[in-house]
RNA sequence: GGCCACGCGAUCGCGGGGGAGGUGAAUCCCUCGAGGAAAGUCCGGACACCACAGGGUUAGGUGGUGGGUAACGCCCACCCGGGGAAACCCGCGGGAAAGUGCAACAGAGAGCAGACCGCCGAUGGCGGGGCCACACGUGAGCCCCGAACAGGUAAGGGUGAAACGGUGCGGUAAGAGCGCACCAGCGCCGCGGUGACGCGGCGGCUCGGCAAACCCCACCCGGUGCAAGGCCAAGCAGGACCGUUGAGGCGACCCGCUGAGGUCCAGGUAGGCCGCAGGAUCCCCAGGGACCCCGGGGCUCAGCCCCGGAGAUGGAUGAUCGCGCCAGACAGGAUCCGGCUUACAGGCCCGCU
Numbered sequence: 001g002g003c004c005a006c007g008c009g010a011u012c013g014c015g016g017g018g019g020a021g022g023u024g025a026a027u028c029c030c031u032c033g034a035g036g037a038a039a040g041u042c043c044g045g046a047c048a049c050c051a052c053a054g055g056g057u058u059a060g061g062u063g064g065u066g067g068g069u070a071a072c073g074c075c076c077a078c079c080c081g082g083g084g085a086a087a088c089c090c091g092c093g094g095g096a097a098a099g100u101g102c103a104a105c106a107g108a109g110a111g112c113a114g115a116c117c118g119c120c121g122a123u124g125g126c127g128g129g130g131c132c133a134c135a136c137g138u139g140a141g142c143c144c145c146g147a148a149c150a151g152g153u154a155a156g157g158g159u160g161a162a163a164c165g166g167u168g169c170g171g172u173a174a175g176a177g178c179g180c181a182c183c184a185g186c187g188c189c190g191c192g193g194u195g196a197c198g199c200g201g202c203g204g205c206u207c208g209g210c211a212a213a214c215c216c217c218a219c220c221c222g223g224u225g226c227a228a229g230g231c232c233a234a235g236c237a238g239g240a241c242c243g244u245u246g247a248g249g250c251g252a253c254c255c256g257c258u259g260a261g262g263u264c265c266a267g268g269u270a271g272g273c274c275g276c277a278g279g280a281u282c283c284c285c286a287g288g289g290a291c292c293c294c295g296g297g298g299c300u301c302a303g304c305c306c307c308g309g310a311g312a313u314g315g316a317u318g319a320u321c322g323c324g325c326c327a328g329a330c331a332g333g334a335u336c337c338g339g340c341u342u343a344c345a346g347g348c349c350c351g352c353u
Stems, first nucleotide, its partner, number of pairs: 001349004006324007014033007035330001039341002042339005047225004054255005060220004064078005079093001080091004094216002099214002101210002116157002118153003123150002126146006132139003165183006184206001186203007229274004238265005248258002278292002281290004293309007
């Protein structure tokens, strides 16, 4: 990663379809009859109606690149980051220089930053001494020492989750990308790649974190839903208020269009049919046909023919017995598909570390 999900036989009993039977019913025969998740109702659609489904705002959704798909928030491959010994796994993966905001406390300072402790004090100033000069006490100049005022510093220490690149060497009064080497980041150029991006070279040295905060950007996006929505049948009783100076028609609002109903109280009816089933293929005269898939059976057997594919609606699968076995878990359709998520005993197979 894939498959299985008790199996076989007998008897009786269920729902659909077909046939026989018959006025009809009864009765008989054939055949089909739950899941990998049928669950959750989380996404995407098909279909239906609202309907000019028209425009806009808003609300909402997704977020690396390329592809798949009817579509998706899904799947596949790849890129980047992280984890792992590895096979592999994880990612609310665009933007912080458009703006707003948040980071308690501590701390000098938390992005227009900043000096607490330290370090320096070459230079200016202060104090002392020496040299020199002579007029014996002063002085221009020079040198040395001291403390640390002015000033310099952000390397060291401290605070903090985080401190305006990191490590090392040089340099400096002490320091600093100040300079250099390597690394990270950013920019430019070249090469490779569909692309995300990768590799190499050059360069100024450096332009925090959070958007799973509001927001910006890109793309998507009507609503309601099978109790959708149609057809037949049945059955009636009205009253009040609002309304063509516009009822009502859509998650909300606006424009536009349409144009007679709406709300509340009260009464009556509520049965049946379609939708409804193998198919996200095609055609058409719109309920038919073609083609294709799966299962079973037959025949003149690689071809053809026949029967089927769950379609209930007070809602179908049950009961009994026997055998096998290693085990029988999670669990039962309700318009239907493509996914995701959750639950799951046991068995088998394939590939990789």
This is a predicted structure of a 353-nucleotide RNA (Bacterial RNase P class A) from a soil metagenome. It matches the Rfam family "Bacterial RNase P class A". The family's RNA type in Rfam is ribozyme.